Large-subunit ribosomal RNA, domain IV from Endozoicomonas sp. GU-1, 470 nucleotides, folded computationally. It matches the Rfam family "Bacterial large subunit ribosomal RNA". Its family is annotated with structural constituent of ribosome and ribosome in the Gene Ontology. Model confidence (mean pLDDT): 80 of 100. The RNAcentral record of the full RNA draws on ENA.

Context: one part of a larger RNA
């Protein structure tokens, strides 16, 4: 120091958030006992007195020995009453500081809030003013009840039946419970409006049998051109053909080649790399360019070196190419009936909702501004706006009051708490109940008496630990 006990001078709550804790009270009998009250209580109110032990007297209860009497001779009845014993009363004496001697064993009173009460609750931080409650009210329910559990069968309600059962709110009792049905809800109503499933008129979109157009492939036949085969015809002037020359010149092109230029060499310079000058130079290369030269045109010649043909024309056949026509197939575009499909949604259509009423112990709601009386102040009174209606009774700085420790009174030397009033109710108010109320409460606030180590202010004692030493 911690824990458990004990005592204390003087004071006596000055302690503290708060008398927390402790102290005090305490039993039995008698006396006595207030406000208030629902007459039951309050009440053990409060406040007092007595109490041990030993005698004496006395009252009375239980038991009932003994003795006497009676006769019906009995486990009989009547009377007497000793002894023992229980409960009181009166009186005398006696001891201690103290006689309910230890243990055990209410502190009391006053004002007030809340909740009527006994009860219940957060097992493990809340016992309360919270919940419940009897009572009250509203509402549902006619029985196969409402309601609840359960896919259902079924069960509870209830082996009940409206003095019953379910739900909701309030919360004994007393006095009461005002106004508002506009909103929300519930109940009733059915004329009209609206609307679901249903019905599916009409319009639109998609798809496409088919048609048209364009392109491509293939087929058929036609026309034109070229080549080729066959046949016929022509060749006097001439025709056709060939050769030569000239013009022409698409194009090819040896060679030449300005300029550019990688690299190389030399000289200078130089650490290296770089640099300057000159020469050379792979390669590229504009341009020039002898020569060759197709088609075509013109001229000349043709006896050899040209012709009845490797010629020309016509006809037919074949092949190729091109063009346009018709058809098959394919691709693309446009139009597109019916069907299918997507969509539009005229019309039909109950309850509900809109609508019309009722209902507040249904959910809920319950105003503002201005003026006015012969002192002043105030406003019984008046005006006006808004509302569904504007808060009635009662209460009120309250478990509700911000300003606020409101103001006044009481109690105290001193009182933000308390009690009584006032009313300026920021923001009480009537079964989300209002206001009271005896009794009750391990309930909240305040005061007083008693009492005390709670304190002024601590001290000592007895134990158990911790701690120190061994």
């Nucleotide at each position: 120091c911690u824990c458990g006990g004990g005592u204390g001078a003087a004071g006596g709550a000055a302690c503290u958030a708060g008398g927390c804790a402790a102290a005090a009270u305490g039993g039995c009998a008698c006396c006595g006992u207030a406000a208030c009250u629902u007459c039951g209580g309050g009440a053990g109110a409060a406040g007092g007195u007595g109490c041990g032990c030993c005698g004496g007297c006395u009252u009375u209860g239980g038991u009932g020995a003994u003795c006497g009497g009676a006769c019906u001779u009995g486990c009989u009845c009547c009377g007497u009453a000793a002894g023992c014993u229980g409960a009181g009363g009166c009186u005398g004496g006696u001891c201690g500081a103290a006689g309910a001697u230890a243990c055990c064993a209410g502190g009391u009173g006053g004002c007030u809030g809340c909740g009527a009460c006994u009860g219940u609750u957060u097992a493990u931080u809340a016992a309360a003013a919270a919940c419940a409650c009897a009572g009250c009210a509203c509402u549902g329910u006619g029985c196969a009840a409402a309601c609840a559990c359960g896919a259902a069968a079924g069960u509870g309600g209830a082996c009940g039946u409206a003095u019953a059962c379910g739900g909701u709110g309030u919360g004994a009792c007393g006095c009461c419970u005002g106004c508002c049905c506009g909103g929300u809800g519930c109940c009733g109503g059915a004329a009209g409006g609206u609307u679901a499933a249903u019905u599916g008129a009409u319009g639109g979109g998609g798809u496409u049998a088919u048609c048209u157009c364009a392109c491509c492939u293939c087929c058929a036949g036609a026309u034109u051109g070229c080549u080729u085969u066959u046949g016929c015809u022509g060749c006097a002037a001439g025709g056709c053909a060939a050769a030569u020359g000239a013009u022409g010149g698409a194009g090819c092109g040896a060679g030449c080649g300005a300029a550019g230029g990688a690299g190389u060499u030399u000289a200078c310079a130089a650490a290296a790399g770089a640099g300057u000058a000159a020469a050379u130079g792979a390669c590229u290369g504009a341009g020039c360019g002898a020569g060759c030269g197709g088609a075509a045109u013109c001229a000349u010649u043709u006896a050899a070196c040209g012709c009845a043909g490797u010629c020309a024309g016509c006809a037919a056949g074949a092949g190729c190419a091109a063009u346009g026509u018709g058809g098959u197939g394919g691709u693309g575009a446009g139009a597109g009936a019916a069907g299918c499909u997507c969509u539009u949604g005229a019309u039909c259509g109950a309850a509900g909702c809109c609508c019309c009423g009722g209902u507040a112990a249904a959910c809920g709601g319950c105003g503002g501004c201005c003026g006015u009386a012969a002192c002043u102040a105030u406003a019984a009174c008046g005006g006006u706006c808004c509302u569904a209606a504007g808060g009635u009774a009662g209460c009120g700085a309250a478990a509700u009051u911000c300003c606020u420790u409101g103001u006044c009174g009481g109690g105290u030397a001193a009182g933000u708490u308390c009690c009584g009033a006032c009313c300026u109710g920021c923001a009480c108010g009537a079964a989300u109940g209002g206001c009271g109320u005896a009794a009750c409460g391990a309930u909240g606030g305040c005061c007083a008496c008693g009492c005390u180590g709670u304190c002024u202010c601590c001290a000592c004692c007895c134990g158990a630990g911790a701690c120190u030493c061994a």